[in-house]
Context: one part of a larger RNA
RNA sequence: UGACGGGGGCCCGCACAAGCGGAGGAACAUGUGGUUUAAUUCGAUGAUACGCGAGGAACCUUACCUGGGCUUAAAUGUAGAGUGCAUUUUCUAGAGAUAGAAAUUCCCUUCGGGGCUUUCUGCAAGGUGCUGCAUGGUUGUCGUCAGCUCGUGCCGUGAGGUGUCGGGUUAAGUCCCAUAACGAGCGCAACCCUUGUCAUUAGUUGCUACGCAAGAGCACUCUAAUGAGACUGCCGUUGACAAAACGGAGGAAGGUGGGGACGACGUCAAAUCAUCAUGCCCCUUAUGACCUGGGCUACACACGUACUACAAUGGCCGUUAACAGAGGGAAGCAAUCCCGCGAGGAGGAGCAAACCCCUAAAAACGGUCUCAGUUCAGAUUGCAGGCUGCAACCCGCCUGCAUGAAGUAGGAAUUGCUAGUAAUCGCGGAUCAGCAUGCCGCGGUGAAUACGUUCCCGGGCCU
Numbered sequence: 001u002g003a004c005g006g007g008g009g010c011c012c013g014c015a016c017a018a019g020c021g022g023a024g025g026a027a028c029a030u031g032u033g034g035u036u037u038a039a040u041u042c043g044a045u046g047a048u049a050c051g052c053g054a055g056g057a058a059c060c061u062u063a064c065c066u067g068g069g070c071u072u073a074a075a076u077g078u079a080g081a082g083u084g085c086a087u088u089u090u091c092u093a094g095a096g097a098u099a100g101a102a103a104u105u106c107c108c109u110u111c112g113g114g115g116c117u118u119u120c121u122g123c124a125a126g127g128u129g130c131u132g133c134a135u136g137g138u139u140g141u142c143g144u145c146a147g148c149u150c151g152u153g154c155c156g157u158g159a160g161g162u163g164u165c166g167g168g169u170u171a172a173g174u175c176c177c178a179u180a181a182c183g184a185g186c187g188c189a190a191c192c193c194u195u196g197u198c199a200u201u202a203g204u205u206g207c208u209a210c211g212c213a214a215g216a217g218c219a220c221u222c223u224a225a226u227g228a229g230a231c232u233g234c235c236g237u238u239g240a241c242a243a244a245a246c247g248g249a250g251g252a253a254g255g256u257g258g259g260g261a262c263g264a265c266g267u268c269a270a271a272u273c274a275u276c277a278u279g280c281c282c283c284u285u286a287u288g289a290c291c292u293g294g295g296c297u298a299c300a301c302a303c304g305u306a307c308u309a310c311a312a313u314g315g316c317c318g319u320u321a322a323c324a325g326a327g328g329g330a331a332g333c334a335a336u337c338c339c340g341c342g343a344g345g346a347g348g349a350g351c352a353a354a355c356c357c358c359u360a361a362a363a364a365c366g367g368u369c370u371c372a373g374u375u376c377a378g379a380u381u382g383c384a385g386g387c388u389g390c391a392a393c394c395c396g397c398c399u400g401c402a403u404g405a406a407g408u409a410g411g412a413a414u415u416g417c418u419a420g421u422a423a424u425c426g427c428g429g430a431u432c433a434g435c436a437u438g439c440c441g442c443g444g445u446g447a448a449u450a451c452g453u454u455c456c457c458g459g460g461c462c463u
Stems, first nucleotide, its partner, number of pairs: 007463007015453002019417004026308001029305005034299002042053002064294002067291002070288001077123006084116001088103006106115003126283002129281001131279001135277002137272003140268001142266001147186006153162003166177003192260004197228007206218003231254001234248005310410001314369006327358003332351002338345002376407001381402007423445007
């Protein structure tokens, strides 16, 4: 000077408390450990790994294993030598890679050659091989915590201190006062995006003061550009005549209005050589490259994260033109209509889309069930089908009929959330031929509680 203390003081945070819902018990999905395996590719491992890299493993992907065959599959240039290739079609062998055969087969030319393609050889390539403890770049975390420093001056022999401490205040090293300090920088805040109000401008594909259509219009809804608006600005009280706090008015909104992006100096030799780049080392008829099949999907078990339930605030059936937002759509989204119990099929209007399509559910109303392992729950299994795709055996998704397991609210211990939030209900998108209980978004319905800071956890300042 720091760090630490079951030392002290002050303060904060869904940290506790007050509440609501979960997870831990069940079945299933998924990730991990372990075990197994020819291989179950590799990485991530307290918080900060474990629905993580992976925004989608049937082949491909794919890095792993078995077997087969190659010495260059791909890029680039140079030197030398040779060639007319390539493409298309057909046949044979083979699991295919590949090998062989047949047909087809360059351009310009002054006939010397040149251009282009292709084959071989040398240099060269190639490596998801090692080292993240050699690195760049990127990222997590403390933490959106309020801190971390510098110049000059002053103090100290010096390390260093002061400033940055103290009195108030704030979400904040935010601001005020005081002061051997005076200033400044990176952070805080603001500037950016979005949402909430209004005005102006602009009205097509949007909207309609209308019985319907056309016409007409832009009032309204909406769309999208500009601007206004919120600043403790005004009033009162408290305060040190300060900063500020509390209450009020006006206002769509009030004290950072809500949300997002934004992450200081640094910490963890944190993570990543498998996004990429890269030093060193290593392999070079193999640790490179191609192909077939398999594996990454195994299964006594253990853990994490989700989904579905255990029911009556419910299940099932019917009715009501019920009512969204945000997105996507051309090798695409697909309406009306027809067939099928259904998944789906036939067909194809419209739409490169404010135009057409994908496109709601919970809710409301009526009926039934009457507390049961049930008209709860849906695992598992059998049969019959549908779709995608060269191909669903290992190993996809969906439908119908049948089957109808565990489960009656979950021990110790534990987690999220303070408002349009939790809870609950559906919808969309990326990836994608197909495959979503995951992820990223969107709207509908819509709570309870916070006395307080003694205690647990983490953090800040002074000592």